Predicted 3D model of a 73-nucleotide RNA (transfer RNA) from Stegodyphus mimosarum.
It matches the Rfam family "tRNA". Rfam classes the family as a transfer RNA.
RNA sequence: GCCUUCGUGGUGUAGUGGUCAGCACACUCGAGUGGAAACCGAGAGGGCCGUGGUUCGAUUCCCGGCGAAGGCG
Numbered sequence: 001g002c003c004u005u006c007g008u009g010g011u012g013u014a015g016u017g018g019u020c021a022g023c024a025c026a027c028u029c030g031a032g033u034g035g036a037a038a039c040c041g042a043g044a045g046g047g048c049c050g051u052g053g054u055u056c057g058a059u060u061c062c063c064g065g066c067g068a069a070g071g072c073g
Base pairs, nucleotide, nucleotide: 001072002071003070004069005068006067007066010025011024012023013022018056027043028042029041030040048065049064050063052062053061
């Protein structure tokens, strides 16, 4: 330098062109307890970037950039 795959809450991940972007752990509050843990209830926190493209509508498809992993030279 080229090719492929990937980028989603703090972490790990699912998903599909359209309903409020789901799950687990973690965190906060409550309940509970003599106190705590476990369990239970509630809550906060997300689409790598672009006044890009297609579309009525993009997290999803396309283009470019950035980053990561793997491969080739």